[in-house]
RNA sequence: AACGUGCGAGUAGGGAUCGCCGGCGGGCUCUCCGGAGCUCCGCCGGAGGAAAGUCCGAGCUCCGCAGGGCAGGGUGCCGGGUAACGCCCGGGCGUCGCAAGGCGACGGAAAGUGCCACAGAAAGCAAACCGCCGAUGGCUCCUCAGGGGGCACAGGCAAGGGUGAAAGGGUGCGGUAAGAGCGCACCGGGCUCCUGGUGACAGGGGUCGCACGGUAAACCCCACCCGGAGCAAGGCCAAAUAGGGGACGAGGCGCUGCCCGCGCCGCCUGAGUCCCGGGUAGGCUGCUCGAGGCCGGCAGCAAUGCCGGUCCCAGAUAAAUGAUCCCUCCCCGCUCCGGCGGGAGACAGAACUCGGCUUAUUCCGCACGUUCACU
Numbered sequence: 001a002a003c004g005u006g007c008g009a010g011u012a013g014g015g016a017u018c019g020c021c022g023g024c025g026g027g028c029u030c031u032c033c034g035g036a037g038c039u040c041c042g043c044c045g046g047a048g049g050a051a052a053g054u055c056c057g058a059g060c061u062c063c064g065c066a067g068g069g070c071a072g073g074g075u076g077c078c079g080g081g082u083a084a085c086g087c088c089c090g091g092g093c094g095u096c097g098c099a100a101g102g103c104g105a106c107g108g109a110a111a112g113u114g115c116c117a118c119a120g121a122a123a124g125c126a127a128a129c130c131g132c133c134g135a136u137g138g139c140u141c142c143u144c145a146g147g148g149g150g151c152a153c154a155g156g157c158a159a160g161g162g163u164g165a166a167a168g169g170g171u172g173c174g175g176u177a178a179g180a181g182c183g184c185a186c187c188g189g190g191c192u193c194c195u196g197g198u199g200a201c202a203g204g205g206g207u208c209g210c211a212c213g214g215u216a217a218a219c220c221c222c223a224c225c226c227g228g229a230g231c232a233a234g235g236c237c238a239a240a241u242a243g244g245g246g247a248c249g250a251g252g253c254g255c256u257g258c259c260c261g262c263g264c265c266g267c268c269u270g271a272g273u274c275c276c277g278g279g280u281a282g283g284c285u286g287c288u289c290g291a292g293g294c295c296g297g298c299a300g301c302a303a304u305g306c307c308g309g310u311c312c313c314a315g316a317u318a319a320a321u322g323a324u325c326c327c328u329c330c331c332c333g334c335u336c337c338g339g340c341g342g343g344a345g346a347c348a349g350a351a352c353u354c355g356g357c358u359u360a361u362u363c364c365g366c367a368c369g370u371u372c373a374c375u
Stems, first nucleotide, its partner, number of pairs: 001371008012328007020046007027038004048347001052358002055356005060230004072226005077091005092106001093104004107221002112219002114215003129161002131157003136154002138151005169187006188210001189208008234285004244276005251265005292311008329345001330343005
């Protein structure tokens, strides 16, 4: 210097013009005087750290629900934080690392069941392939008859080798035919007591030669938690057309403004008029002031809490938050050092609202690593 990984902050800054959405004020139009509308004007506001995935936890809404149990699902060291959590903080233990530190589905395997592939002799009522031994028994040779040697048949062993993720504690000394907790010391483990700690747990004493292989993101056991659906929740207003209910009802409509006439529909199997109720389109609401942001103080190791001050910060509905240009910021090249030319700025994007987790991400900063160059 380039690249990679992780973390942090930030999500470029300033200006001009033209637009889009919302709010407020004004103007104009309509009005049943409540208000409504507008291709009008001014001012103000207008995406995110993840708005994302929809994986957890809540608020809110509707439905369900006496209480208890079963089934099902989830969580799982301890303490704290929180509205709550599977989140966060602190601690313990385990594990990796020289260390700073990283990681951990981290309750129970002496309640039961299941499983332990391949390899291997043996994988759970352990076992004996290579190996070791030959004390005892056997066979055999020698003998000065006391005994000694050989074989490895019976048998003994589980040290060493080998297999495996795992082989019934580890290391050492003693012991033995060879061995073995067979004995002993230390380490590990079980039980028990004491001490410290809120606790997980830690330290120490005594005791037991050691019984209890692993696996519960296998069934299971234990403890705790859990009703369902979601803003297309839910509430309100409500047209046309068709259909429903009720009242009135003998006429109604067209040619045709009126009379006559004619035509069509109807006269209790009801034309037509009025009213009521449900639903649809559409509109309003829910809707954005909230477990809220910022600043300061206090308490706490911290997560976080409390207090004071201050601020109001999108609310669209097929869906606005944009486009163009200039300057600056970063990189590269040239340079008369004044500048000139070129390039880059990601991931993404509200849709009821919060708290988390996870994932994506340009430039900048920090840490670590890899490669290259120079000293």